This is a predicted structure of a 179-nucleotide RNA (Lysine riboswitch aptamer) from Fictibacillus terranigra.

RNA sequence: UAAUGGGGUAGAGGCGCAAAGCGGAUGAGUAGGAUGAUGGAGUGAAUGGACAUGAAGAAAUCAUUUUAAAGGCCAAUUUGCCGAAGUGUGAAGAUGGUCCAUACAUCCUCAUGCUGGGUCGCUGCCGAACAGACAGCGGACUGUCACUGCAAUGCACGCAGUGGAGAACUAUUCCGGCA
Numbered sequence: 001u002a003a004u005g006g007g008g009u010a011g012a013g014g015c016g017c018a019a020a021g022c023g024g025a026u027g028a029g030u031a032g033g034a035u036g037a038u039g040g041a042g043u044g045a046a047u048g049g050a051c052a053u054g055a056a057g058a059a060a061u062c063a064u065u066u067u068a069a070a071g072g073c074c075a076a077u078u079u080g081c082c083g084a085a086g087u088g089u090g091a092a093g094a095u096g097g098u099c100c101a102u103a104c105a106u107c108c109u110c111a112u113g114c115u116g117g118g119u120c121g122c123u124g125c126c127g128a129a130c131a132g133a134c135a136g137c138g139g140a141c142u143g144u145c146a147c148u149g150c151a152a153u154g155c156a157c158g159c160a161g162u163g164g165a166g167a168a169c170u171a172u173u174c175c176g177g178c179a
Stems, first nucleotide, its partner, number of pairs: 001177001005175007014082001016081005023074002032066007042053003046102005085115007093107004116142002119139006126132001144164007
């Protein structure tokens, strides 16, 4: 000096992100319990096995009565943050329903793909769901950078348009590189 390259540190976006305990709605007058009636051989949520239970009456249905919880969601607060985080796939592990195996569900770790951010609409999917998440498409908004125009030598600022992606952007610093 600083084109290109590799790191460190700090920082911004805003209906920004997550967690925690607390509160709320939903779940749901549902599951379950009790009693009664019907019922008549199974039942223990999927498959196989074990075990348990059942004619001293299983499942199921109905009536009366009693009556939850979890996952998912929301608000404010506090805390931690700005790939915050979310989600798909694969692998390992933990937990769950009597036990074992498989499957399934939930959680967690690692690897990897996608998403700049929130928001609105439609479709799909998960879901009890008119909640919410995710994916796709579309709309406007917003931060940032690049390019173009207004616009005049250039730069900065402003406005408008187009485009990019967080592996980005801004500031600073170190290493390397060049002279």
The organism belongs to Fictibacillus, within Bacteria.